[in-house]
RNA sequence: CUGAAAAAAGCCAAACCAUUCGUGAGGGUGGGGCGGAAAGCCACGGGUCUUAAUCUCCGAUUAAAGACAGCCGGGUUGCUGAAG
Numbered sequence: 001c002u003g004a005a006a007a008a009a010g011c012c013a014a015a016c017c018a019u020u021c022g023u024g025a026g027g028g029u030g031g032g033g034c035g036g037a038a039a040g041c042c043a044c045g046g047g048u049c050u051u052a053a054u055c056u057c058c059g060a061u062u063a064a065a066g067a068c069a070g071c072c073g074g075g076u077u078g079c080u081g082a083a084g
Base pairs, nucleotide, nucleotide: 002084011036012035016031017030018029019028020027021026034070040076041075042074044073045072046071047068048067049066050065051064052062053061054060055059
């Protein structure tokens, strides 16, 4: 220097509930705790979802704008540091 194995110090916070914002996906705050070695940040690629329009209508197609970072990949920053 590298290194997730363990321990320690900590950190985040699923579902759900209350409240609030948004046409909506979903977001904020509080409670909560399923889980997480980046479950910190970034919408770059893929994917899923929402809105609008059309149609042979409960599905499909098209374009643009959005949402999801706890869907996967990628970029970037960070705590501890066994074996090697």